[in-house]
This is a predicted structure of a 105-nucleotide RNA (SAM riboswitch aptamer (S box leader)) from Fulvivirga lutimaris. Taxonomically the source falls in Fulvivirga (Bacteria, Bacteroidota, Cytophagia, Fulvivirgaceae). Its mean pLDDT, the model's own confidence on a scale to 100, is 84. It was read from a public genome assembly, where an Rfam model found it.
RNA sequence: AACUUAUCGAGAAAGGUGGAGGGAUUGGCCCUUUGAAACCUUAGCAACCCUUAGUCAUUAAGAAGGUGCUAAUUCCAAUUGCAAACUGUGCAAUAGAGAUAAGUC
Numbered sequence: 001a002a003c004u005u006a007u008c009g010a011g012a013a014a015g016g017u018g019g020a021g022g023g024a025u026u027g028g029c030c031c032u033u034u035g036a037a038a039c040c041u042u043a044g045c046a047a048c049c050c051u052u053a054g055u056c057a058u059u060a061a062g063a064a065g066g067u068g069c070u071a072a073u074u075c076c077a078a079u080u081g082c083a084a085a086c087u088g089u090g091c092a093a094u095a096g097a098g099a100u101a102a103g104u105c
Stems, first nucleotide, its partner, number of pairs: 002104007013042005021031003026077003043070003048066002050062004074097001078094006
């Protein structure tokens, strides 16, 4: 890098270095010198792996360790259906892309 499975409407930030970008891509919209990215420290969230108990399956509790995460639904976008009503809105389902985890090769 590729493939498989699961999840993505919840949750959780301070400090230091740094000094202009960032939100994957395109467009929109937004964040940002009242300090972006990146790195470091500490803290936290969550519960995929994990631990304990129990089970046919499920499930319940926990958080030492491996990841992940800590603006906005994955910030929004496509298609179909329904509703309202009026040129764009709401709801539901699905697809595509992406992210994360566990595994395979």